The RNA shown here (small-subunit ribosomal RNA) has 1376 nucleotides and comes from an uncultured bacterium. Rfam family: Bacterial small subunit ribosomal RNA. RNAcentral holds the sequence, with entries from Greengenes. The prediction has a mean pLDDT of 84.

RNA sequence: AGAGUUUGAUCCUGGCUCAGAGUGAACGCUGGCGGCGUGCUUAACACAUGCAAGUCGAACGAGAACGGAUUAUAGCUUGCUAUAAUUGUCAGCUAAGUGGCGCACGGGUGAGUAAUAUAUAGAUAACCUGCCCCGAAGUGUGGAAUAACAGAUCGAAAGAGCUGCUAAUACCGCAUAAUAUCCAGGAGAUUAGAUGCUUCUGGAUUAAAGGAUUUAUCCGCUUCGGGAGGGGCCUGCGUCCCAUCAGCUAGUUGGUAAGGUAAAGGCCUACCAAGGCGAUGACGGGUAGGGGACCUGAGAGGGUGGCCCCCCACAAUGGAACUGAAACACGGUCCAUACACCUACGGGUGGCAGCAGUAGGGAAUAUUAGUAAUGGGCGAAAGCCUGAACUAGCAACGCCGCGUGUGCGAAGAAGGCCUUCGGGUUGUAAAGCACUUUUUGAGAGGAUGAGGAAGGACGGUACUCUCAGAAUAAGUCUCGGCUAACUACGUGCCAGCAGCCGCGGUAACACGUAGGAGGCGAACGUUAUCCGGAUUUACUGGGCGUAAAGCGCGUGUAGGUGGUUUGGUAAGUAGGGCGUGAAAGCUCCUGGCUCAACUGGGAGAGGCCGUUCUAAACUGCCGAACUAGAGGAUGGUAGAGGGAGGUGGAAUUCCGGGUGUAGCGGUGGAAUGCGCAGAUAUCCGGAGGAACACCAGUGGCGAAAGCGGCCUCCUGGACCAUUCCUGACACUCAGACGCGAAAGCUAGGGUAGCAAACGGGAUUAGAGACCCCGGUAGUCCUAGCCCUAAACGAUGUAGACUAGGCGUCGGUGGUUUAAAUCCGUCGGUGCCGCAGCUAACGCGAUAAGUUCACCGCCUGGGGACUACGGCCGCAAGGUUAAAACUCAAAGGAAUUGACGGGGGCCCGCACAACCAGCGGAGCGUGUGGUUUAAUUCGAUGUUACACGAAGAACCUUACCUGGGUUUGACAUGUACGUGGUACGGAUCCGAAAGGUGAAGGACCGGGGUUUUCCCCGGAGCGUACACAGGUGCUGCACGGCUGACGUCAGCUCGUGCCGUGAGGUGUUGGGUUAAGUCCGCUAACGAGCGCAACCCCUGCUGUGUGUUACAAGUGUCACACGGGACUGCCGGUCUUAAGCCGGAGGAAGGUGGGGAUGACGUCAAGUCAGCAUGGCCUUUAUAUCCUGGGCUACACACACGCUACAAUGGGUGGUACAGCAGGUUGCGAAACCGCGAGGUGGAGCCAAUCCUCAAAGCCAUCCUCAGUUCAGAUUGCAGGCUGCAACUCGCCUGCAUGAAGAUGGAGUUGCUAGUAACCGCAGGUCAGCUAUACUGCGGUGAAUACGUUCCCGGGGAUUGCACUCACCGCCCGUCA
Repeated sequence: AGAGUUUGAUCCUGGCUCAGAGUGAACGCUGGCGGCGUGCUUAACACAUGCAAGUCGAACGAGAACGGAUUAUAGCUUGCUAUAAUUGUCAGCUAAGUGGCGCACGGGUGAGUAAUAUAUAGAUAACCUGCCCCGAAGUGUGGAAUAACAGAUCGAAAGAGCUGCUAAUACCGCAUAAUAUCCAGGAGAUUAGAUGCUUCUGGAUUAAAGGAUUUAUCCGCUUCGGGAGGGGCCUGCGUCCCAUCAGCUAGUUGGUAAGGUAAAGGCCUACCAAGGCGAUGACGGGUAGGGGACCUGAGAGGGUGGCCCCCCACAAUGGAACUGAAACACGGUCCAUACACCUACGGGUGGCAGCAGUAGGGAAUAUUAGUAAUGGGCGAAAGCCUGAACUAGCAACGCCGCGUGUGCGAAGAAGGCCUUCGGGUUGUAAAGCACUUUUUGAGAGGAUGAGGAAGGACGGUACUCUCAGAAUAAGUCUCGGCUAACUACGUGCCAGCAGCCGCGGUAACACGUAGGAGGCGAACGUUAUCCGGAUUUACUGGGCGUAAAGCGCGUGUAGGUGGUUUGGUAAGUAGGGCGUGAAAGCUCCUGGCUCAACUGGGAGAGGCCGUUCUAAACUGCCGAACUAGAGGAUGGUAGAGGGAGGUGGAAUUCCGGGUGUAGCGGUGGAAUGCGCAGAUAUCCGGAGGAACACCAGUGGCGAAAGCGGCCUCCUGGACCAUUCCUGACACUCAGACGCGAAAGCUAGGGUAGCAAACGGGAUUAGAGACCCCGGUAGUCCUAGCCCUAAACGAUGUAGACUAGGCGUCGGUGGUUUAAAUCCGUCGGUGCCGCAGCUAACGCGAUAAGUUCACCGCCUGGGGACUACGGCCGCAAGGUUAAAACUCAAAGGAAUUGACGGGGGCCCGCACAACCAGCGGAGCGUGUGGUUUAAUUCGAUGUUACACGAAGAACCUUACCUGGGUUUGACAUGUACGUGGUACGGAUCCGAAAGGUGAAGGACCGGGGUUUUCCCCGGAGCGUACACAGGUGCUGCACGGCUGACGUCAGCUCGUGCCGUGAGGUGUUGGGUUAAGUCCGCUAACGAGCGCAACCCCUGCUGUGUGUUACAAGUGUCACACGGGACUGCCGGUCUUAAGCCGGAGGAAGGUGGGGAUGACGUCAAGUCAGCAUGGCCUUUAUAUCCUGGGCUACACACACGCUACAAUGGGUGGUACAGCAGGUUGCGAAACCGCGAGGUGGAGCCAAUCCUCAAAGCCAUCCUCAGUUCAGAUUGCAGGCUGCAACUCGCCUGCAUGAAGAUGGAGUUGCUAGUAACCGCAGGUCAGCUAUACUGCGGUGAAUACGUUCCCGGGGAUUGCACUCACCGCCCGUCA
């Protein structure tokens, strides 16, 4: 010191949240020791029990107890013990009593109290003061009682009366007596002020107590004066929230008199007067003990008032007095009330907010402990008492300190976890070796605290020494970002986490667990609360055009502020001195506990307050003057400024009349409506109301609202000129008062047009609307209310200062003068713009700049321009104005995109134009749906649907049924076994797979007595273990490949520049292009990926070669290498540009035609089933083999095609012309057989050699418009071919059969030239084929394009936006 969070990103505004420190804390988990502190914050709730205030025999009577003395008895260790009695002239002592002092201190609590309080500074001339200190004087002489006690009585008790006796430092007289007190008179000082201060004279009144004693004296007593300390009362200033509390007050305010008090005073009473307080907040309500201080903060502030200290208040609740120096008294009295207890029912007793403790409440707070010192009370003293105090106990509640070991130790052990399987990490960590002993345990010694002897609760404690032994001692929270610390597994929007943002829907660093890591550490987290961060209430230190925020406007009171010169004053202000600001605390210095916490000493600070002296600039106050502010005077000027009265024309409507006839009106189109009973149209006349065209203008006037024909009257303000007068008279303004559009309200008029409501017609899914036809309030006038608007410049009023330029309105000066102009100046009203300001947009002398004065207002969004209350209103309603609850945002400006039924430019077979189709029929194929044991799977708008599939009868095949196999159909490794082994397969079972397994029967290398033999090893085979396998899942984990946008012209970068920034510029603008193609302009200059070109095919041509081709070598053709085209040339046009248009030449002309080539990206597009691949799942099964079936189903719907519907045709006959291709498990000729498919056949061909024949076309002929000599579906029969096998389920042939269909609704597809259309040919796949599909090839060969308004898609610039998952967006209301 900041950080996170609004957005796709940015800047700003603004709230929320976090990191820090603190606590009398509580909760969770854990817990070794010590020191010092702290410990009912809640029920001022109720309290059992014990203790917390007594003491004095040296005041007194007395003698119940103890002790003593005496006597008696008993025992015996004959001077002791026990018992009994007597004794207070009994050394001591003392219950109870009289008396004195104390009990008003100490201790507790914070209920009440917002001032009878507290803090600070004063005042008391209005006062008191026991005990203590100093000083002065005195203490003489008498008296009468009464407790205790005794007797008798009442009562359960508590207790109470009666009779009698007695003492005192208890009580009462008399004497003496003042510098005491009172009365009368005089004088004096101080003071703001004298009566009560000082002093003089006279008179009157008032006191006492003794005790002890060593006889020295000491302690007491009385009166007066003084002191110290303590207190009472009074005053100034300070001390919380609410104005949704605005008026309060009868002892109230004052006076006089009397009373009362220690003392002033309405403190109390009587009388008199009518005052007193209040927006500087009275009165009322709420809350609260105040301060020193404590926490926090840089400070200013904010919060708090527990422990300690000071003050106050209280003592079950309320009231009252007594005693006393002091109380209206915590452990005193009386009364009342509530509660509790005792009771013989008559009556009594009690007060823990003292220390412990109990119950209760609560998240929560301790022992019914000890008594040495210190302090206090009493006492002459010894001493007694003291829950004050000092200690100990309990509690990690807080602060501080210490420890839980130290060193060496790599085989980097084992185990755990992760892993890319190599390793990494835990980790020198452990083990092990060496060492130490703080702490712990045991033992021994052992304090200070006690001033001169004894006396220590704490305490056998602190501390010291010795011994033992690493021994007795570590947790907790976190690890997505903020915020230090990461992996695995489990889970699968579940369980859960979370302070904010947010995680979790199958690969979660965010949940849970584990390993590891980080933080702190005898603690660590959580919760609560306070300050900080928050400049987020802004005094220090904020704002108000658009983010929250300028009252709608004025007049003006209180208040605040105020021009120039001068004299005085000293309130503010500034400086110095003095007093005060308790101690503790804080800061600094310095001591004591081993250190620290803690604590002792010294110094400082403590801004305040009081007092005094000084200064006189500034502000204030008093006085004198001035004219620049303000106002007035004189002379002019402009104006829809206001009020009243009158008056004018145009127009609408209505009425009367004329002309006139069928429509008018209205709309996008209509209809309702009006009209033959005469409308609309048109002419004349009349009535009535409202508003004033043109002029008219970012023109004028007004405070704003607002004001518009003309004339008259009344009236407000402004401006200019003169510089004549007054002399600060001013500015602002809470409250107050006035004005205040429209709508609305009351009463009375008026009503032409317009027009809420309402009626009707349309539109629409509906239409409560927009549109149309009508139409009432209202709009108008008079009088009175209402008081609100996006009442806006979203910009309060007044003044000053700060570059300019261009308009316009009203004056005026100068120049020119005939004027218009031109140069100044004052006051209005606009535009642009410098500096400056601003988050930006923008503002910019009419400031949102720089300043001064005053007022109003704001403090996250919603709830809420709301509720309640007050005030106003006839009402409608207005004004003032919350809270609960809820969200983490709401918002401003600007940026990039996307989008718009926004505008503008451009392109594309996008539309238009043309041609041929599809959609209707039959069939083929694919898909959906349905069905099924299965109809395997994928593809699903464009961009799936003759797509994966370049060919499902078995196989394929992934699906289904059934039957088998289990290291497996396939790979690798290891171990073991195996010569009659591997191989082989007869027979039998079986649908096959498979099972069974006879005869026969090996190979290679090496070695051994080289023999038919043996041994070892390999291969093979078998068994077992690792593993194989999976077309199982995830294309939303991926690679690769592909589709579409799109062959669209775009997409970016470096440097520079602009902007706070996102970002912009470049890439925009002007031209041009197929093109971000090029030119030129230019704060941009360059560059990259795309475009183009380079590549292939083709068209022309040259050269070379020529096997098979051919007309036989000048050619065609084939192959290879070259040439050719570049806007190169000419003309026009254009910016001397790029380019465009036309022309020449040329086979080809402006990219010649075609292909390949696909930028940055986007669609979580498609594919885990082509392949590859992470993860998950499966392992006698989701693997694998086989049989049969299915993928070929069929009410239906869609898509892509084929064939047709015919005469531009069909049939028959004849006849002509291609190119690309393929062929040895192949293509297969001739010849022969068959109507034909085909068969026999086998020549030739590994191919420019053989297979190898085009069709439309042309010629000829039949058919003549019909379901036909069209069309061919369907079906029957008979055949052929392939294949293990054509039933499900192949193709072909012949004969027969001869369905729908006669050019196809809405809609929709392709195509711009060798293209469409028509015609056939070839190939791949393939045993065969359902190919009409696909990929190619050639033959014949058109039509049309005016043009870019519209549909679709795309590109650039621009504009709006609350969208950015980006319009298939966002979002509002209702309902669940």